[in-house]
Context: one part of a larger RNA
RNA sequence: CUGGGCGUAAAGGGCGCGUAGGCGGCCUGCUAAGUCGAACGUGAAAUCCCCGGGCUCAACCCGGGAACUGCGUCCGAUACUGGCAGGCUUGAAUCCGGGAGAGGGAUGCGGAAUUCCAGGUGUAGCGGUGAAAUGCGUAGAUAUCUGGAGGAACACCGGUGGCGAAGGCGGCAUCCUGGACCGGCAUUGACGCUGAGGCGCGAAAGCCAGGGGAGCAAACGGGAUUAGAUACCCCCGGUAGUCCUGGCCCUAAACGAUGAAUGCUUGGUGUGGCGGGUAUCGAUCCCUGCCGUGCCGAAGCUAACGCAUUAAGCAUUCCGCCUGGGGAGUACGGUCGCAAGGCUGAAACUC
Numbered sequence: 001c002u003g004g005g006c007g008u009a010a011a012g013g014g015c016g017c018g019u020a021g022g023c024g025g026c027c028u029g030c031u032a033a034g035u036c037g038a039a040c041g042u043g044a045a046a047u048c049c050c051c052g053g054g055c056u057c058a059a060c061c062c063g064g065g066a067a068c069u070g071c072g073u074c075c076g077a078u079a080c081u082g083g084c085a086g087g088c089u090u091g092a093a094u095c096c097g098g099g100a101g102a103g104g105g106a107u108g109c110g111g112a113a114u115u116c117c118a119g120g121u122g123u124a125g126c127g128g129u130g131a132a133a134u135g136c137g138u139a140g141a142u143a144u145c146u147g148g149a150g151g152a153a154c155a156c157c158g159g160u161g162g163c164g165a166a167g168g169c170g171g172c173a174u175c176c177u178g179g180a181c182c183g184g185c186a187u188u189g190a191c192g193c194u195g196a197g198g199c200g201c202g203a204a205a206g207c208c209a210g211g212g213g214a215g216c217a218a219a220c221g222g223g224a225u226u227a228g229a230u231a232c233c234c235c236c237g238g239u240a241g242u243c244c245u246g247g248c249c250c251u252a253a254a255c256g257a258u259g260a261a262u263g264c265u266u267g268g269u270g271u272g273g274c275g276g277g278u279a280u281c282g283a284u285c286c287c288u289g290c291c292g293u294g295c296c297g298a299a300g301c302u303a304a305c306g307c308a309u310u311a312a313g314c315a316u317u318c319c320g321c322c323u324g325g326g327g328a329g330u331a332c333g334g335u336c337g338c339a340a341g342g343c344u345g346a347a348a349c350u351c
Base pairs, nucleotide, nucleotide: 003323004322005321006320007305008304012319014201015200016199017198021194022193023192025088026087027086028085029084030083031082033081034080035077036076037075039073040072041071042070049065050064051063052062053061054060091191092188093187094186095184096183097182098181103177104176105175106174107173108172109171110154115149116148117147118146119145120144121143125136126135162169163168206248207247208246209245210244211243215242216241220237221236222235223234259318260317261316262315263314264313267296268295269294270293271292272291273290274289275288276287277286279284300307301306324351325350326349333344334343335342336341
């Protein structure tokens, strides 16, 4: 390579947009490039295969045949694929009418709590632990009340709930803005799917510049623990950081450890959104359609565990990836980055 695979054994790209490419709905006609058939030409010899023969056999050699699976020309076939033309509406998109939502961005506002400051009351302790000590406190702490400052996060509602492509998103209000869903079936008429490169987004930590700093808290200091304790856990402190603005970094158990899209395949039961029917004055119950999100399970699948209309079932298309363990996500080179480092990514050797 051919294969076989990728939930947990090695293996799904962190996620999206999209270029090239690959693949692509129903009907009709034309074409005949792919495809199929026939004929002719060519496909040197040797080699390979078959038959026969020559060296005592064989290797080797000689003769004949077949083959040379290919290419070209021309004639024909037209189901499928392609090309051209015309049409269709179920795929896709648009339009109209609705309601749902922590989807994103900006601005403003609110209350609870912690801390600090000022003042009042008040007095000897407070705090902390397994027990203590460091620490704070007669310069009046802790407790309690009033007022003020400042930063960060939003209890209850809150849910196996909702939204988002993923990362992720949770007080309230306003403005700007993206997507999905339901109903109408009005419009276009295959306009689609995937997507190497590319571009964008991307938790936390980290970096640069400028702000901010209540609480928490790497580092650091102290107290304990201990044989020791340069530690885990515990305690008292505490700086980066955590927060904001702008710019980088680009990683993760970025997980459903499960790529995207489409179609098909018994059911039961919750829950969120929208619609129809029925009963009803109505709320609401019941039946039912679509979309989402859970649980349990049929067939089937699976090494088992388990998955099971949200498939890991049955199929098709496209992309990514795997190929024994260690060495190693290392070295070297390239490239990106301010750096930290990221991406790409071996071999010797060894079991």